A computed fold for a 99-nucleotide RNA from Dongibacter bovis, annotated as THF (Tetrahydrofolate) riboswitch aptamer.
[in-house]
RNA sequence: GGCAGAGUAGGUGCCUGCGCGUCAAGUGCCGGUCGGACGGGGAGUUGCCGACUGGACGAAGGGGGAGACCCCGCGGUGCAGGUGUUGCAUCCCGCUGCU
Numbered sequence: 001g002g003c004a005g006a007g008u009a010g011g012u013g014c015c016u017g018c019g020c021g022u023c024a025a026g027u028g029c030c031g032g033u034c035g036g037a038c039g040g041g042g043a044g045u046u047g048c049c050g051a052c053u054g055g056a057c058g059a060a061g062g063g064g065g066a067g068a069c070c071c072c073g074c075g076g077u078g079c080a081g082g083u084g085u086u087g088c089a090u091c092c093c094g095c096u097g098c099u
Stems, first nucleotide, its partner, number of pairs: 001099005010086010020075003029055008040093004061072004
């Protein structure tokens, strides 16, 4: 020098637990502002994520109880744990193996 490979954050499926909503918040969609993260090091997007905010759309309730509440559901619902899967945007350097 050449060839091959490993590893992150994160995304996502399933399971479990604890919540929230069902008096409609949340989720999902379109936009604005600000911020954050992106293999071990550096850089980093028109991609990703978050907070705030504007807009359009939009729902599954039922039973018990005197009541507080409880139970069964429902929601592209939140968080945590487990497990499977995917996984550098890209560029430079590094690491492992072979040559």
The prediction has a mean pLDDT of 81. Its Rfam family is "THF (Tetrahydrofolate) riboswitch aptamer". Rfam links the family to the GO term tetrahydrofolate metabolic process.